The RNA shown here (transfer RNA) has 72 nucleotides and comes from a Patescibacteria group bacterium. Rfam family: tRNA. Rfam's curators write: Transfer RNA (tRNA) molecules are approximately 80 nucleotides in length. The coordinates come from a structure-prediction model, not an experiment, and the mean pLDDT is 83. RNAcentral holds the sequence, with entries from ENA.
[in-house]
RNA sequence: GCCGCUAUCGUCUAAUGGUCAGGACAGUACGCUUUCAAUGUACAAAUCGGGGUCCGAUUCCCCGUAGCGGCG
Numbered sequence: 001g002c003c004g005c006u007a008u009c010g011u012c013u014a015a016u017g018g019u020c021a022g023g024a025c026a027g028u029a030c031g032c033u034u035u036c037a038a039u040g041u042a043c044a045a046a047u048c049g050g051g052g053u054c055c056g057a058u059u060c061c062c063c064g065u066a067g068c069g070g071c072g
Base pairs, nucleotide, nucleotide: 001071002070003069004068005067006066007065010025011024012023013022018055027043028042029041030040031039048064049063050062051061052060
């Protein structure tokens, strides 16, 4: 330099163009308990950046950024 793959809550991970963007762990509050742990309920928390297509984009297209892999 060329080619391919990946990028979503703090972490891991779902979502085949119309989802309230879901789940687990972690966190916070409350309950239970003499207290702690465990457990129950509730809450908060995310789509890498820019542009395009579309009535509608996490999803499709283009450019970029970052990571991983292959070739030279």